[in-house]
Context: one part of a larger RNA
Molecule: small-subunit ribosomal RNA, central domain
Organism: metagenome
RNA sequence: CUGGGCGUAAAGCGCGCGUAGGUGGUUACUUAAGUCGGAUGUGAAAUCCCCGAGCUCAACUUGGGAGUGCCAUACGAUACUGAGUAACAAGAGUAUAGUAGAGGGUAGUGGAAUUUCCGGUGUAGCGGUGAAAUGCGUAGAUAUCGGAAGGAACACCAGUGGCGAAGGCGGCUACCUGGACUAAUACUGACACUGAGGUGCGAAAGCGUGGGUAGCAAACAGGAUUAGAUACCCUGGUAGUCCACGCCGUAAACGAUGAGAACUAGCUGUUGGGAGACGCGAGUUUCACAGUAGCGCAGCUAACGCGUUAAGUUCUCCGCCUGGGGAGUACGGUCGCAAGAUUAAAACUC
Repeated sequence: CUGGGCGUAAAGCGCGCGUAGGUGGUUACUUAAGUCGGAUGUGAAAUCCCCGAGCUCAACUUGGGAGUGCCAUACGAUACUGAGUAACAAGAGUAUAGUAGAGGGUAGUGGAAUUUCCGGUGUAGCGGUGAAAUGCGUAGAUAUCGGAAGGAACACCAGUGGCGAAGGCGGCUACCUGGACUAAUACUGACACUGAGGUGCGAAAGCGUGGGUAGCAAACAGGAUUAGAUACCCUGGUAGUCCACGCCGUAAACGAUGAGAACUAGCUGUUGGGAGACGCGAGUUUCACAGUAGCGCAGCUAACGCGUUAAGUUCUCCGCCUGGGGAGUACGGUCGCAAGAUUAAAACUC
């Protein structure tokens, strides 16, 4: 470079926004850059190919011919692509009216529970385990009643329910704020898709500064277990978990499945709004739309399975893979306070 691939065999960036680039709806006209046609010129010789000739053949040498491709020039064609002009309304968007929602941020607030403290009742145990012990308790514990403090998390509702690009989001109230869906009309007029670099977001753990600390709990200590027990079990317990600001930038960041578009049997459940039919009504039922699940035809698949939410049939763009180990390592670069992250080999070996 070409080919084949990327759910589980190697392989989809964790997820957005977006620059360059690539790709791009319908109709008409113009143009003729790409494209196509023949013509002219050029395309050295040798080589290659064809037909001959010469060395006894061949290799080799040699005569003639043909030819591809590239380029240039002018002429011609106009289906497709491009460019220009004019239009369209089916892609995209705006306006209007509604709807659902743990979407995000800030402030306030509520009850249950754990713990601690204060007070009352009360007395010898409590706690813990497979069994124990460490531990707590006559300086009055555990239990129980009343009160107070403080921190963290929000039972039931709760649902293969909802929302969000992903990470993720769950008590209640207010304010600020993003997106989605539905309906019907009006408007803009291709404004679109993807996206190398770039930029932003990004669980947990970890780091810096300052707070906070009820419960839980790495490290650590003790008690057990055991041959040992740097563990599993128990009693304690510090970072941390929480808040503010700043870093880190990684996860089995998973649907192990990139984004967008079109097409291709159905059935069932559920969420959101809409329309129609029936019914006095509660409601029943049908249809198209947007999600989310369970089956399943064709088709696909190595199989498992996927199957209108495709892993089916196609198109556009990006990322990535190319035997195992060495190795996601070394070196160098970039980033970071550090931990480290990212980019990323080779020798050697099977």